Context: one part of a larger RNA
RNA sequence: UGACGGGGGCCCGCACAAGCGGUGGAUUAUGUGGAUUAAUUCGAUGCAACGCGAAGAACCUUACCAGGGCUUGACAUCCUACUAACGAGGUAGAGAUACGUUAGGUGCCCUUCGGGGAAAGUAGAGACAGGUGGUGCAUGGUUGUCGUCAGCUCGUGUCGUGAGAUGUUGGGUUAAGUCCCGCAACGAGCGCAACCCCUGUUCUUAGUAGCCAGCGAGUAAAGUCGGGCACUCUAAGGAGACUGCCGGGGACAACCCGGAGGAAGGUGGGGAUGACGUCAAAUCAUCAUGCCCCUUAUGAUUUGGGCUACACACGUGCUACAAUGGCGUAAACAAAGGGAAGCGAGCCUGUGAAGGUAAGCGAAACUCAGAAAUAACGUCUCAGUUCGGAUUGUAGUCUGCAACUCGACUACAUGAAGCUGGAAUCGCUAGUAAUCGCGGAUCAGAAUGCCGCGGUGAAUACGUUCCCGGGCCUUGCACU
Numbered sequence: 001u002g003a004c005g006g007g008g009g010c011c012c013g014c015a016c017a018a019g020c021g022g023u024g025g026a027u028u029a030u031g032u033g034g035a036u037u038a039a040u041u042c043g044a045u046g047c048a049a050c051g052c053g054a055a056g057a058a059c060c061u062u063a064c065c066a067g068g069g070c071u072u073g074a075c076a077u078c079c080u081a082c083u084a085a086c087g088a089g090g091u092a093g094a095g096a097u098a099c100g101u102u103a104g105g106u107g108c109c110c111u112u113c114g115g116g117g118a119a120a121g122u123a124g125a126g127a128c129a130g131g132u133g134g135u136g137c138a139u140g141g142u143u144g145u146c147g148u149c150a151g152c153u154c155g156u157g158u159c160g161u162g163a164g165a166u167g168u169u170g171g172g173u174u175a176a177g178u179c180c181c182g183c184a185a186c187g188a189g190c191g192c193a194a195c196c197c198c199u200g201u202u203c204u205u206a207g208u209a210g211c212c213a214g215c216g217a218g219u220a221a222a223g224u225c226g227g228g229c230a231c232u233c234u235a236a237g238g239a240g241a242c243u244g245c246c247g248g249g250g251a252c253a254a255c256c257c258g259g260a261g262g263a264a265g266g267u268g269g270g271g272a273u274g275a276c277g278u279c280a281a282a283u284c285a286u287c288a289u290g291c292c293c294c295u296u297a298u299g300a301u302u303u304g305g306g307c308u309a310c311a312c313a314c315g316u317g318c319u320a321c322a323a324u325g326g327c328g329u330a331a332a333c334a335a336a337g338g339g340a341a342g343c344g345a346g347c348c349u350g351u352g353a354a355g356g357u358a359a360g361c362g363a364a365a366c367u368c369a370g371a372a373a374u375a376a377c378g379u380c381u382c383a384g385u386u387c388g389g390a391u392u393g394u395a396g397u398c399u400g401c402a403a404c405u406c407g408a409c410u411a412c413a414u415g416a417a418g419c420u421g422g423a424a425u426c427g428c429u430a431g432u433a434a435u436c437g438c439g440g441a442u443c444a445g446a447a448u449g450c451c452g453c454g455g456u457g458a459a460u461a462c463g464u465u466c467c468c469g470g471g472c473c474u475u476g477c478a479c480u
Stems, first nucleotide, its partner, number of pairs: 002479001004476002007474007015464002019428005026319001028317006034310001042053002064305005070299001073128001077127002079124005086104001087102002090099003108117003130294002133292003139288002141283003144279001146277001151190006157166003170181003196271004201239007210229001215226003242265001245259005321421001325380005331374001337368003342361002346357004387418001392413007434456007
């Protein structure tokens, strides 16, 4: 100087408190530990591992295991020789491959017409390839975390023998080392804020989506048509909010409180943005890379299996235990997205998953697409039930070479646990929590996960004693 204290003072944060809803009990999905296994590939392990890498393991992926076959190799460059390349079908085999057939095919550039070259293939030789093998405690890069916390430093000057201090402390104030005042300091940098994006109001410009708004046509109905950009909307550019105005407080400051006007008020709401550093934090399996190791194998290929196993334990979710509900009937209102090896209307078939046919659309035009909670009517009347849906049986649909290990979905039947959950523990302060559905990425198929979108829409915050984390000052100190 720091770090630390069950030292002190001041301050902040869904940290507590006040509330609302959960987890912990049940079934199930998923991840992990363990135990198992030929293998259950590897990594991640307090917060900050555990629906994490994985935005999607039937084969592939795949790195693991068992078996079969390869050795200049699946991939790259170089040398020599031969052959255009590329195809077609046959036999054996689990396939990889092996064997042999071929009346498919003779291309491009240069040419002295002999040939040469490019590209590709086959054979051979070695230089080499290859390694998801080790070391994240040799590294780069990237990332998490404290923490979007308000801090971290420098130059010159001054003080001190020095390590260092000062500035950055103090009085106020702020979300903020934000600003004001003071001061042996005066300035500056990285952070804060602002500049960027979305959203909330409005104007201008522009109308193949929107509108009978005003006119005409037209229909069973319909912006369906003529016509028009007024409105909605779309998407480009502006305006708008700055404590600007008023009153009060304050040191006549910064700033705070109240008010007006305003769509919005004191950072309007949300996002992106993460200082110096900490944890030898994570990653050699994204990638790159030093060193070490393997080289007829620790490389590469193929078939099958495994990553999906199961006395158990934990994390994160879904669905419930019901009447603020379940079921049935017939009605209403979104936003944001996707679509060509795609989205697929309509019609027909099927109880249904779906199938057949097929219009339109590279999409403000067509389509996915029916929003669902909600409202109305009817029924059930407190029961393991018309709650709940696990499990299982049978019959099917679809994707795909292929659903046995191990897919999703449909119909009928079956109808388990569960009557609100111990100790403990989590999230959330407003269009938030809770609840309801919709879409997308990945993807042949395969979400209760993830990332987005809108609909309905609360309660509570006295306060800072306490728990946790953090900031500033100060004190003690057996650590530095």

Notes
This is a predicted structure of a 480-nucleotide part of an RNA (small-subunit ribosomal RNA, 3' major domain) from an uncultured bacterium. Its mean pLDDT, the model's own confidence on a scale to 100, is 83. The full RNA is in RNAcentral, with records from ENA and SILVA.